[in-house]
RNA sequence: CGAACGUUGGCGGCGCGCUUAACACAUGCAAGUCGCACGGACGGUUUCGGCCGUUAGUGGCGCACGGGUGAGUAACGCGUGGGCACCUGCCCUGAGCUCUGGGACAACCACGGGAAACUGUGGCUAAUACCGGAUGUGCCCCGAGGGGCAAAGGAGCGAUCCGCACUUGGAUGGGCCCGCGUCCGAUUAGCUCGUUGGUGGGGUAACGGCCCACCAAGGCUUUGAUCGGUAGCUGGUCUGAGAGGACGAUCAGCCACACUGGGACUGAGACACGGCCCAGACUCCUACGGGAGGCAGCAGUGGGGAAUCUUGGACAAUGGGCGCAAGCCUGAUCCAGCGACGCCGCGUGGGUGAGGAAGGCCUUCGGGUUGUAAAGCCCUUUUGGCGGGGACGAUAAUGACGACCCGGGGAAUAAGCACCGGCUAACUCCGUGCCAGCAGCCGCGGUAGACGAAGGGUGCUAGCGUUGUUCGGAAUUAUGGGCGUAAAGGGCGCGUAGCGGCUCUUGAAGUCGGAUGUGAAAGCCCGGGGCUCAACCUCGGAACGGCAUCCGAUACUCGUCAGUCUUGAGUCCGAGAGAGGUGAGUGGAAUUCCUAGUGUAGAGGUGAAAUUCGUAGAUAUUAGGAAGAACACCAGUGGCGAAGGCGGCUCACUGGCUCGGUACUGACGCUGAGGUGCGAAAGCGCGGGGAGCAAACAGGAUUAGAUACCCUGGUAGUCCACGCCGUAAACGAUGAGUGCUAGCCGUCGGGUAGCUUGCUAUUCGGUGGCGCAGCUAACGCAUUAAGCACUCCGCCUGGGGAGUACGGCCGCAAGGUUAAAACUCAUAGGAAUUGACGGGGGCCCGCACAAGCGGUGGAGCAUGUGGUUUAAUUCGACGCAACGCGAAGAACCUUACCAGCUCUUGACAACAUCGGACAACCCUGGAAACAGGGUCUUCCCUUCGGGGACUGAUGGUUCAGGUGCUGCAUGGCUGUCGUCAGCUCGUGUCGUGAGAUGUUGGGUUAAGUCCCGCAACGAGCGCAACCCCUGUCUCUAGUUGCUACCAUUCAGUUGAGCACUCUAGAGAGACUGCCCGUGUUAAACGGGAGGAAGGUGGGGAUGACGUCAAGUCCUCAUGGCCCUUAUGUCCAGGGCUACACACGUGCUACAAUGGGCGAUACAAAGGGCUGCGAACUCGCGAGGGUAAGCCAAUCCCAAAAAGCCGUCCUCAGUUCGGAUUGGAGUCUGCAACUCGACUCCAUGAAGGUGGAAUCGCUAGUAAUCGCGGAUCAGCAUGCCGCGGUGAAUACGUUCCCGGGCCUUGUACACACCGCCCGUCACACCAUGGGAGUUGGUCGUACCGGAAGUCGGUGUUUCAACCUGUAAGGGGGAUAGCCGCCCAUGG
Repeated sequence: CGAACGUUGGCGGCGCGCUUAACACAUGCAAGUCGCACGGACGGUUUCGGCCGUUAGUGGCGCACGGGUGAGUAACGCGUGGGCACCUGCCCUGAGCUCUGGGACAACCACGGGAAACUGUGGCUAAUACCGGAUGUGCCCCGAGGGGCAAAGGAGCGAUCCGCACUUGGAUGGGCCCGCGUCCGAUUAGCUCGUUGGUGGGGUAACGGCCCACCAAGGCUUUGAUCGGUAGCUGGUCUGAGAGGACGAUCAGCCACACUGGGACUGAGACACGGCCCAGACUCCUACGGGAGGCAGCAGUGGGGAAUCUUGGACAAUGGGCGCAAGCCUGAUCCAGCGACGCCGCGUGGGUGAGGAAGGCCUUCGGGUUGUAAAGCCCUUUUGGCGGGGACGAUAAUGACGACCCGGGGAAUAAGCACCGGCUAACUCCGUGCCAGCAGCCGCGGUAGACGAAGGGUGCUAGCGUUGUUCGGAAUUAUGGGCGUAAAGGGCGCGUAGCGGCUCUUGAAGUCGGAUGUGAAAGCCCGGGGCUCAACCUCGGAACGGCAUCCGAUACUCGUCAGUCUUGAGUCCGAGAGAGGUGAGUGGAAUUCCUAGUGUAGAGGUGAAAUUCGUAGAUAUUAGGAAGAACACCAGUGGCGAAGGCGGCUCACUGGCUCGGUACUGACGCUGAGGUGCGAAAGCGCGGGGAGCAAACAGGAUUAGAUACCCUGGUAGUCCACGCCGUAAACGAUGAGUGCUAGCCGUCGGGUAGCUUGCUAUUCGGUGGCGCAGCUAACGCAUUAAGCACUCCGCCUGGGGAGUACGGCCGCAAGGUUAAAACUCAUAGGAAUUGACGGGGGCCCGCACAAGCGGUGGAGCAUGUGGUUUAAUUCGACGCAACGCGAAGAACCUUACCAGCUCUUGACAACAUCGGACAACCCUGGAAACAGGGUCUUCCCUUCGGGGACUGAUGGUUCAGGUGCUGCAUGGCUGUCGUCAGCUCGUGUCGUGAGAUGUUGGGUUAAGUCCCGCAACGAGCGCAACCCCUGUCUCUAGUUGCUACCAUUCAGUUGAGCACUCUAGAGAGACUGCCCGUGUUAAACGGGAGGAAGGUGGGGAUGACGUCAAGUCCUCAUGGCCCUUAUGUCCAGGGCUACACACGUGCUACAAUGGGCGAUACAAAGGGCUGCGAACUCGCGAGGGUAAGCCAAUCCCAAAAAGCCGUCCUCAGUUCGGAUUGGAGUCUGCAACUCGACUCCAUGAAGGUGGAAUCGCUAGUAAUCGCGGAUCAGCAUGCCGCGGUGAAUACGUUCCCGGGCCUUGUACACACCGCCCGUCACACCAUGGGAGUUGGUCGUACCGGAAGUCGGUGUUUCAACCUGUAAGGGGGAUAGCCGCCCAUGG
């Protein structure tokens, strides 16, 4: 808001109610009236004279108003203001008149036709119907002499009233004309032949090409004609601060229309909504011949639609028609009905009432909230309902409608809707689990304050929400923004309209002032008044921003006439610079080619090559010649030009510019839509030319491919002449002109001054750098503006579609120019910031590479993983940073897995009750768990009441239990970047801001380590240091340690000693402290001295802010979910040990730097009572027996091994290697089958140093050798430690990997494992093409032409008038026919 939809609904007042199909309409009603115009007919009555009533017809007036609708119309249609060549019934006013005749036609009667509608012929008749004559106040025409033009009566006893006709003026209503205003499209740019004007006619109420004839050739248009689309216009309505924007329901004014199209008639008025004619479509009736109809009047029906009412009452009021009147008619109107459709008002109760009831919901289980809410008690009665009365509207009468008043009864009849994540007032629980759904925007939903429901709350309230629409915010078409980089300056000139210097005269168009008229009413606003208030109604005022006319002013703009001026602009004179342009001529270097000479095997080319050239003599070199093109050095952010652009030299012609002089002209200027010219390269046409270069093309390479980059060739083309093209990142991404606004430093051209003649100062014009104010989103611009202003032009309005399609114009073509929409997205874009990234840059680190040593990858075995298998092979870990990882040790147990047997308050915890020590042992069944029976036994404290621990049974409102799920709900812990040097904060400063600064810079360091500098100054977490081990010394202390001296022994065994070693406590020591040099006089670095150790001595512990949703719910803890006679619990057995295969990590090897045998040295660090176990003894051995010592610097494990010495083996599948297998054993253990370790005998596999690839390590390190420990009954080639022997190499930082700092680019920010482009496949949306087909609208040419007006004719027909005795004639009219125009149609 004229709304609709959902849901709910008590009353009243005032309004409003087909926005769609101007779609089709059944039925009823909506325009009649007058007997005082007329003749009849009928009925009644009669005193027969008539009278009264009704009304079909003639006649008069009305039907052109009122009512409806908005199809058409972009127009003088409307609005506003003017104008005149006009008309105007009824009404008012003035003047005068109403005299005298005539002939008809309906009705009616008779006879007909037709189904009907209706109609034909003959006859009679009246009038206020029709027609003559007279008169002419007047009026009209006129050639000014003259000519023409009327009438009606009726009613009343009467007074008189109502009429008629001619006419004057008016009022009212209308007609026509004009100025201005009135939507969109230029991808509509030209339109027009009655067109524009004239003359003369016709026509009209009237002007007019309105129509006709003739003449002229005009008229409109970029200030938008014509064409296309859309639309009734206005007062006003909604919105907005306003300016505007959108709309044009109700009410009011105007217009248009009345089924569609055309036409006229009548009339004062119509080209007529409820009249006529014709055509068309549709509907109806029909006897098939023919007829009838038009709701966009009021109701109503169907249809369409999201959607819009009763087939109501009354003429009581207001108004209209007719009538003298009474009165009749009136779906105008007044009322009622329906609809919460809107606005306004009222109610659904008021007071009191805490055990804060019950119930609901939530809960931290205490309570909170619903909530004074309810109940209860005390009141009131609006509204509704019942009964009764009834005002204004009406005036003497007349009320369809019914406001209002009184009475009684009773809280009685009366509350919903939306929302509660932010915007935006209002919060929790449950359900659901990216499902279902919500959503205005952001977005919500993978365990939700956003969905659904509930409780509570918030908002509004007979409504509340939703949808649609309009304006606002939106400065987002700007009254009021912009165009260097965001969209946007035309590629550049010339030039028409536009704008324009000083001064004077004049006009008064703009402008300003005053007055007058108009700007309808309603509405808005202000002030009163009336309905109880309000809505609503009413009165007055203001306003209506406008238009017109008159008078005045003249600063500015403008116009006119005649001028003035010099500063804008130009001319002249004198100089000057220049790759400015055009034409002609000319020069040298170089390239290529040709000829000749010298000369010999290569040349050329590349990252490397090849194609290619060359023994037919290349390349190279010398001489000569030819041709074409381009002009090295000079050369310069130098010069010139409007731009494109212009570069050897000379000449000719020619454009522009600058400086100086200040003589002349006197605004001659600026810009520039259209227009016109110029316009790089490429391209096109015609004819030349063609050395080099070089698209296309060919070949060679590169590559996965290589239609490329590289190479060898090579054609158009590049060059010239002429003609096209007309575009470029045609860029300063910055239009032109003018004025103003700090400077400093270069450079080009000219002038002036000064002097030491090559400088300084100054000035004009160009061209650059920096920079203030100012501007800018920032970057930046900054007298060459992107600053401050003015003039004119061009251009922009989210991204994509698209500078595309269609159309137009241009072009030979290529194509150019102008330039959309559907659809789609929610961003596209600019500048700057912090990161991250780069096959960007700089600096610098790290076993990162390089230099080395040894491995892995090949073999066998061990171990882990994947895969497969399985009843199960439990689970986790997956690049580095999973894979000898969790697991520091799966035969049972562990164990979580599988099949099976059991238990159900449970194996474990808490509570209550009762009983008892528990335990252990035996028997039976069973695989065991378990079940049944038996034997034995009776805890601790005590205030003697009891309490506590343990155990058994019972109980259940409760609970236990879960290695079940989610590590993406979590805590804790851990890995990793990385022991990398970083990560931050406070205050200050800078920036609109994000942020920056500090932390960057110059040095230096292992280090953000330190120094210096600095708009920063400080500080924190990290680094370093403080801690531990180790390296030297001192002191203290000497047992279990040590042994120099003294004694002693097989032996530090013992005495003795504590010096040494060692042990373990405290200290010292190393700090760039000292010297020299380098460096900035610094920090620091290099070298040196001394020192056990030297520049963090070596090693460890120590891990900043953070990253990876990294790992772990199976260590533990924990939210949520799930299981509860099982996903819990117990048991025995099996599995985790499987095996075609693949990978990781290791061990042992392949041998002689070795292997075997014999002999013989030297450690450290650990462990030991359920233990380590010496010695002795048995066994080949594993081991057994017995047993000392040791709770450990005492004893034991314990032998260290490599090594050294000696010897055998001599290069072989071996005296290498030991897998595998057979046999026999040992040990642990309840038990070694699946599935332990070890020993002995026998067996003796692969393997001869390992492809691509890949790992570790910089010194006591790698490599190599053994020893110990944890776990553990037993079981390491793994893990964690210990010592022995003990190297090689590092030029260096180009490269690979990782990292740090600075800087740069970025379209990345999940951050390069990013982002992103195109084809294809499938689905969907929108739009095209398509043989064609079809509809609408408009134009043009032609055919045809209804009705009708007009014109002609008029053989037809005709009462009035004239003439005639008459017949007839005259005059006039008319049917028919012809012609012009013309709708539909073709």

Small-subunit ribosomal RNA from an uncultured prokaryote, 1386 nucleotides, folded computationally. It matches the Rfam family "Bacterial small subunit ribosomal RNA". The sequence is in RNAcentral, with records from ENA.